[in-house]
RNA sequence: GGGGGCAUGGUGAAAUGGCUAUCAUUACAGUCUCCAAAACUGUCGUUUCAGGUUCGAGUCCUGAUGCCCCCG
Numbered sequence: 001g002g003g004g005g006c007a008u009g010g011u012g013a014a015a016u017g018g019c020u021a022u023c024a025u026u027a028c029a030g031u032c033u034c035c036a037a038a039a040c041u042g043u044c045g046u047u048u049c050a051g052g053u054u055c056g057a058g059u060c061c062u063g064a065u066g067c068c069c070c071c072g
Base pairs, nucleotide, nucleotide: 001071002070003069004068005067006066007065010025011024012023013022018055027043028042029041030040031039048064049063050062051061052060
């Protein structure tokens, strides 16, 4: 220099263009318990960034950023 892949709660992952983005876990609160653990219930918290297409974008398109892989 060229090509490819990935980016979603604190963490790990789902999500045919119809979503009020889902599950697990962490944290917090409650139930239970003499106390705690476990179990159960509830709450909080997310689409890397900037544009574009569309009635509607996490998903499609363009560019940027970061990480990984391959070629030279």